Description
This is a predicted structure of a 97-nucleotide RNA (TPP riboswitch aptamer (THI element)) from Falsirhodobacter xinxiangensis. Its Rfam family is "TPP riboswitch aptamer (THI element)". For this family Rfam cites "Thiamine-regulated gene expression of Aspergillus oryzae thiA requires splicing of the intron containing a riboswitch-like domain in the 5'-UTR" (Kubodera et al., FEBS Lett, 2003). From the family's description: Vitamin B(1) in its active form thiamin pyrophosphate (TPP) is an essential coenzyme that is synthesised by coupling of pyrimidine and thiazole moieties in bacteria. The sequence was found by an Rfam model in a public genome assembly. Model confidence (mean pLDDT): 75 of 100. The model forms 100% of the base pairs in the Rfam consensus.
RNA sequence: GGAUUGCGACAGGGGCGCUUGGAGAGAUCCGGGCUGAGAAGAACCCUUUGAACCUGAACCGGAUAAUGCCGGCGGAGGGAGGCGCGCGAAAACGGCG
Numbered sequence: 001g002g003a004u005u006g007c008g009a010c011a012g013g014g015g016c017g018c019u020u021g022g023a024g025a026g027a028u029c030c031g032g033g034c035u036g037a038g039a040a041g042a043a044c045c046c047u048u049u050g051a052a053c054c055u056g057a058a059c060c061g062g063a064u065a066a067u068g069c070c071g072g073c074g075g076a077g078g079g080a081g082g083c084g085c086g087c088g089a090a091a092a093c094g095g096c097g
Stems, first nucleotide, its partner, number of pairs: 001093001006085003010081001011047004016041001017034007053078003059072004
């Protein structure tokens, strides 16, 4: 700082791009760089208190080696949860030292 609210187990939803080196006949495999919570991790994010994510979109503007990289579009449309415990103005939680 904090009422648009904390914790738990269970269940569910979701994305994974751009670039580059090497190996391989190929399928594919192993690395580096960029952004990000996450670029295939037993991880991360989100679950109606829903900006997780999808659609519009092969969109518009800007930047970049390049890319949803940034902004716009946009609180536009869609989008996955019930339970138990805790709380009554304190804490959980977050920030700084």